A computed fold for a 93-nucleotide RNA from a Clostridiales bacterium, annotated as THF (Tetrahydrofolate) riboswitch aptamer.
RNA sequence: UGCAGAGUAGGCAUUGUGCGUUAAGUGUUAGGGGAUGGGAAGUUGCCCCUAAACGAAGGAGAUACUCCGCGAUACAAUGUCGCGUCCGCUGCC
Numbered sequence: 001u002g003c004a005g006a007g008u009a010g011g012c013a014u015u016g017u018g019c020g021u022u023a024a025g026u027g028u029u030a031g032g033g034g035a036u037g038g039g040a041a042g043u044u045g046c047c048c049c050u051a052a053a054c055g056a057a058g059g060a061g062a063u064a065c066u067c068c069g070c071g072a073u074a075c076a077a078u079g080u081c082g083c084g085u086c087c088g089c090u091g092c093c
């Protein structure tokens, strides 16, 4: 020098624990901000805030409460997929 590999934010599936069902959350649009392989910058993706529009499945039992559902619901674990550039790390010739 060349070849190969590891490694992100996150996605999907399963399980568990919760939240809501008196409608938050999820999703959409616009604006602002933030983080993003080991390092640097960084569009795509991801997250947060604000505003707007849209929008749902409840039921049973003996009150509190419990149970069965429902939500393109939150978090965690496991499995799996997983940075385009430059530099670096590991291995091989």
Base pairs, nucleotide, nucleotide: 002092003091004090005089010081011080012079013078014077015076016075017074018073019071020070021069028052029051030050031049032048033047034046038087039086040085042083058068059067060066061065
Overview:
Its Rfam family is "THF (Tetrahydrofolate) riboswitch aptamer". Rfam describes the family as follows. Tetrahydrofolate (THF) riboswitch was first reported for Ames et al. as an RNA motif in 5' untranslated (5'-UTR)regions of folate transport and biosynthesis genes in Firmicutes genomes.